[in-house]
Context: one part of a larger RNA
RNA sequence: ACGAACGCUGGCGGCGUGCCUAACACAUGCAAGUCGAGCGGGACCUCAGGAGAGGUACCCUUCUGAGGGGAGAGCGGCGAACGGGUGAGUAACACGUGGGCAACCUGCCCCGGACACCGGGAUAACCCAGGGAAACCUGAGCUAAUACCGGAUACUCCGGCGCGAUCGCAUGGUCGUGCCGGGAAAGCUCCGACGGUCCGGGAUGGGCCCGCGGCCUAUCAGCUUGUUGGUGGGGUAACGGCCUACCAAGGCGACGACGGGUAGCUGGUCUGAGAGGACGGCCAGCCACACUGGGACUGAGACACGGCCCAGACUCCUACGGGAGGCAGCAGUGGGGGAUCUUGCGCUAAUGCGCGAAAGCGUGACGCAGUGACGCCGCGUGGGGGAUGAAGGCCUUCGGGUUGUAAACCCCUUUCGGCAGGGACGAAGGGAAACUGACGGUACCUGCAGAAGAAGUCCCGGCUAACUACGUGCCAGCAGCCGCGGUAACACGUAGGGGACGAGCGUUGUCC
Numbered sequence: 001a002c003g004a005a006c007g008c009u010g011g012c013g014g015c016g017u018g019c020c021u022a023a024c025a026c027a028u029g030c031a032a033g034u035c036g037a038g039c040g041g042g043a044c045c046u047c048a049g050g051a052g053a054g055g056u057a058c059c060c061u062u063c064u065g066a067g068g069g070g071a072g073a074g075c076g077g078c079g080a081a082c083g084g085g086u087g088a089g090u091a092a093c094a095c096g097u098g099g100g101c102a103a104c105c106u107g108c109c110c111c112g113g114a115c116a117c118c119g120g121g122a123u124a125a126c127c128c129a130g131g132g133a134a135a136c137c138u139g140a141g142c143u144a145a146u147a148c149c150g151g152a153u154a155c156u157c158c159g160g161c162g163c164g165a166u167c168g169c170a171u172g173g174u175c176g177u178g179c180c181g182g183g184a185a186a187g188c189u190c191c192g193a194c195g196g197u198c199c200g201g202g203a204u205g206g207g208c209c210c211g212c213g214g215c216c217u218a219u220c221a222g223c224u225u226g227u228u229g230g231u232g233g234g235g236u237a238a239c240g241g242c243c244u245a246c247c248a249a250g251g252c253g254a255c256g257a258c259g260g261g262u263a264g265c266u267g268g269u270c271u272g273a274g275a276g277g278a279c280g281g282c283c284a285g286c287c288a289c290a291c292u293g294g295g296a297c298u299g300a301g302a303c304a305c306g307g308c309c310c311a312g313a314c315u316c317c318u319a320c321g322g323g324a325g326g327c328a329g330c331a332g333u334g335g336g337g338g339a340u341c342u343u344g345c346g347c348u349a350a351u352g353c354g355c356g357a358a359a360g361c362g363u364g365a366c367g368c369a370g371u372g373a374c375g376c377c378g379c380g381u382g383g384g385g386g387a388u389g390a391a392g393g394c395c396u397u398c399g400g401g402u403u404g405u406a407a408a409c410c411c412c413u414u415u416c417g418g419c420a421g422g423g424a425c426g427a428a429g430g431g432a433a434a435c436u437g438a439c440g441g442u443a444c445c446u447g448c449a450g451a452a453g454a455a456g457u458c459c460c461g462g463c464u465a466a467c468u469a470c471g472u473g474c475c476a477g478c479a480g481c482c483g484c485g486g487u488a489a490c491a492c493g494u495a496g497g498g499g500a501c502g503a504g505c506g507u508u509g510u511c512c
Stems, first nucleotide, its partner, number of pairs: 001510002004508005011379006017372002019336001024334003028331003033078003038075002044068009054059001085289003095213007104206002109202007117151004126141001128139004157182011187194001215261003222252003227249008264286004268279004291312005314325004342369001344368003351365001352363004382412004392403004416453001418448005426439001429436002456501005461482003467496005477484002
């Protein structure tokens, strides 16, 4: 010094912080939705009329028309690749730092330019039929779009073949120009907007490559066949042995290859005068992972924690045919362990994010509250006076000493806690306006009562601050080291007294 634990003790507040072990298994709830200003559709409500068993108004059912309305589900768009968790793996261009890409991508956002013309066929929802215990599935029929498809236009884009200019460290880059081929679009509307397509630029985010740096082990000395290089081809946004066929025989290593062990890396943290040593919990950046292993799909972006497929282990449902699941999200449970919290409140409270034109909706991110003296900091448990130095305790040479101004007693105060009244900032936000705060009737202010409710822990042989008595008698015990205890023990136990720290004090563990 600590993410601590254990023992004894424990009044209050603020700010932090809390599974270091089993990346063990998980009941339950919630953690990613949103858009009707893309689309079909229409639950539902109101009014009017007709019909119907009952029936006074009127109620109920059904049909038609008008108006409102926008639910559940569906098609479509965007998001779901962020945010949140964990540290298993990884000794590696994973990370840090400095560079390179003439070898690259980038949805939403910003700027500039141009354009949006003409057509087409489906499909879910829905209805009908059927299968299944369920999960769900099959067939027939109808329909819409900012869903899907075809054509036109583009010559700035892409591909191919040429010419010229210019630049570069090589492959080569940039610009101009000619020909051929190819490639776009979508509407909605409250008329204000919001969108669509192509090209160029920016911003942001990412991908790849390289120099250098940061663990232990030589009781690991040789390692390597896609291995090292080349050619052709494939693949990617892109270079590349990334992949493949063929050719060559290379490549690495005592400046430690290869193997083994350990480990996420960093900003930083702790310690130290520094140099250094140790560590990487909270917070921030990067990486990796999401039951275990493998794979791709969609997409601007994933090889995708709460998506898909396959295999495996495990758990659950089943009508035995077949299905469902993945808390290293927030709470919570069992287990492991010396040990680590609430199945809380809120999102028309704040900040941020997704969607939306917006209102808004969602958000276990976040903001709060709860719990644990786990840590740091602050405060209190009273202040002044009070000697015939009471009583009691302990010691005593029996004179006394000490506890000790300590108590009693007198005067005073009322922090914190308690009760009562008032009562926020956070909102310079949001909303057309009315209005709008989870925390919270909290903080804070005022008043009231009454010293009233609030002290312990360890130590006292030396190191090391603090001594006597009794008990015990190498016993019982103490102990960090030296060492104490065998009949006067300042070292064991108890008491009185004392010392240190104080809502803590000791012990243990680990690091300097």
Predicted 3D model of a 512-nucleotide part of an RNA (small-subunit ribosomal RNA, 5' domain) from an uncultured bacterium. Its Rfam family is "Bacterial small subunit ribosomal RNA".